[in-house]
RNA sequence: GCCGAGGUGGCGGAAUCGGCAGACGCGACGGACUUAAAAUCCGUUGCCCGCAAGGGCGUAGGGGUUCGACCCCCCUCCUCGGCA
Numbered sequence: 001g002c003c004g005a006g007g008u009g010g011c012g013g014a015a016u017c018g019g020c021a022g023a024c025g026c027g028a029c030g031g032a033c034u035u036a037a038a039a040u041c042c043g044u045u046g047c048c049c050g051c052a053a054g055g056g057c058g059u060a061g062g063g064g065u066u067c068g069a070c071c072c073c074c075c076u077c078c079u080c081g082g083c084a
Stems, first nucleotide, its partner, number of pairs: 001083007010026003019067001027045006046057004060076005
């Protein structure tokens, strides 16, 4: 240099054909149980605005297509694999 796969909460990892982003698990925090703990069970768990109801933003970065994009198209960055 060329080709291919990938980048999503603190971590792993879903979202099938473009239609509620973050399911599920781990972790963390609060609670129950316990003499105390472990285990188990219950609840909460992205950011911003708001008293609340609710609203806005957020899928590596930027742009485009579309009523609507993690998903399609273009450029760039990063990781892994192959070829030279």

Predicted 3D model of an 84-nucleotide RNA (transfer RNA) from a Chloroflexota bacterium. Taxonomically the source falls in Chloroflexota (Bacteria, Bacillati). Its mean pLDDT, the model's own confidence on a scale to 100, is 82. Its Rfam family is "tRNA". By type it is a transfer RNA.